A computed fold for a 347-nucleotide part of an RNA from an Alphaproteobacteria bacterium, annotated as small-subunit ribosomal RNA, central domain.
The RNAcentral record of the full RNA draws on ENA.
[in-house]
Context: one part of a larger RNA
């Protein structure tokens, strides 16, 4: 390289938008670069191959043929293909009418809890644990009642439930705003799929500047435990956790399963529509989601119309373990580091 692969053995990019490129529905006409068929020219000789011949054989030499899979030119074909001009509606989109939703952003607002402060009642304990101690408390704690302040998170509803491309999203209200589904089939008429680079988004932690700081809590301190205890347990406690703006760009970023399209038994649950029904039970249908289960697939486990089945198109990735996701170099970053990514050596 070919081949074979990528749920769990090595291997799906964290996710999307999209450039180039690759691939692309039905139908008519023209065209003929590619494609296919025939002819002509050329494809030196030698070599290789086939059949003969000559050195005693062979190697070797030699004669004839074939071949030289190619290139050029010409005649034709028109399925595929390219281009052009039309047509079509199933793919894709638009319009109209409904609908569900923790989708996003901003602002406002609510109660429970927690901590602190003030005041009242009240007296000797309270905390904490396996047991204790550090700790708090006669300067009046804990408990309880009233008042106030602050920040953060939103019990019940809540659900194998919903929404979002993923990360993720949950009190309530308002404003702005993205996407989706269903129905009517009115309109456009292939406008599509994928997508190297590129661009955007991207949990937590971390970083910069300025706020905020109730809770929890790396680091740290103390008390225990222990042979020791730089831990597990306890009492404290700073960054951080929260907000604004700007970075970082990584995760078991997981369904460990790339995207799109078509086809291939069923049964049950659930969410959102629609049709039908004495509008009741139900039935049918479209779109999501979960469980079970044939065919088929799989090394097995299992997957099974939401495929890991049967096919097509495009992208990404793998190629024994360690060295190593490291070194060097490049790019990015304030840094932390990220990304791209070897080799010697060794088994």
């Nucleotide at each position: 390289c070919u081949g074979g692969g990528c749920g769990u053995a090595a291997a799906g990019g964290g996710u999307g938008u999209g450039u180039a490129g690759g691939c692309g529905g039905a139908u008519a006409a023209g065209u003929u670069a590619g494609u296919c068929a025939g002819g002509a020219g050329u494809g030196a000789a030698a070599u290789c191959c086939c059949g003969g011949g000559g050195c005693u054989c062979a190697a070797c030499c030699u004669c004839g043929g074939a071949a030289c899979u190619g290139c050029u030119u010409u005649u034709g074909a028109a399925a595929c293909g390219g281009c052009u001009u039309g047509u079509c509606u199933u793919g894709a989109g638009u319009a109209u009418g409904a609908c569900a939703g923790g989708g996003g952003a901003u602002g406002a607002u609510g109660g429970a809890a927690u901590a602190c402060c003030c005041a009242g009642u009240g007296u000797a304990g309270a905390g904490g644990u396996g047991a204790a101690a550090u700790u708090c408390g006669u300067a009046g704690a804990u408990a309880u009642u009233g008042g106030g302040u602050a920040g953060a998170a939103c019990a019940c509803c809540g659900g194998a439930g919903g929404c979002g491309a993923a990360g993720g999203c949950g009190g309530u209200c308002a404003u702005c705003u993205g996407g989706g589904u269903c129905a009517u089939u009115a309109c456009u008429g292939a406008c599509g799929c994928u997508g190297a680079g590129a661009c955007a988004c991207g949990a937590a932690a971390g970083c910069g500047u300025g706020g905020g700081g109730a809770u929890c809590a790396a680091a740290c301190a103390g008390g225990a435990u222990u042979a020791g205890a730089u831990a597990c347990c306890c009492u404290g406690g700073u960054a951080g956790u929260c907000c604004a703006c700007g970075c970082c760009g990584u995760a078991a970023a997981c369904g460990a399963u790339g995207a799109a399209u078509g086809c291939u038994a069923g049964g049950g649950g659930u969410c959102g529509g629609g049709a039908u029904g004495u509008c009741a039970a139900g039935u049918c249908u479209c779109g999501g989601u979960c469980c079970c289960g044939c065919c088929g697939c799989u090394a097995a486990c299992g997957c099974a119309u939401u495929a890991a089945g049967c096919a097509u198109u495009c992208c990404g990735c793998c190629u024994g373990g360690g060295g190593a996701g490291u070194a060097c170099g490049g790019u990015c970053g304030c840094a932390a580091g990220a990304u791209u990514a070897a080799a010697a050596c060794u088994c």